[in-house]
RNA sequence: GCCUUGGUGGCGGAAUUGGUAUACGCACUAGGUUUAGGACCUAGCGAGGGUAACCUCUUGAGAGUUCGAGUCUCUCCCAAGGCA
Numbered sequence: 001g002c003c004u005u006g007g008u009g010g011c012g013g014a015a016u017u018g019g020u021a022u023a024c025g026c027a028c029u030a031g032g033u034u035u036a037g038g039a040c041c042u043a044g045c046g047a048g049g050g051u052a053a054c055c056u057c058u059u060g061a062g063a064g065u066u067c068g069a070g071u072c073u074c075u076c077c078c079a080a081g082g083c084a
Stems, first nucleotide, its partner, number of pairs: 001083007010026003019067001028044005046057004060076005
């Protein structure tokens, strides 16, 4: 230099043909249980704003296509693997 694969909440990791982003697990928070802790059980858990109802934003960065993009296209950044 060229080719392939990947980048999604705090972490791992799903998302069918383009159609409710964050399922599920871990971690964390609150409660139960315990002398205390662990384990276990119940509930909650992306970010910002709001008393609340609710609103807005978010898939590495930017742009494009589309009624609609995590998904398709282009450029760039990063990581792993391969070729020379």
Transfer RNA from a bacterium, 84 nucleotides, folded computationally. Its Rfam family is "tRNA". Its mean pLDDT, the model's own confidence on a scale to 100, is 82.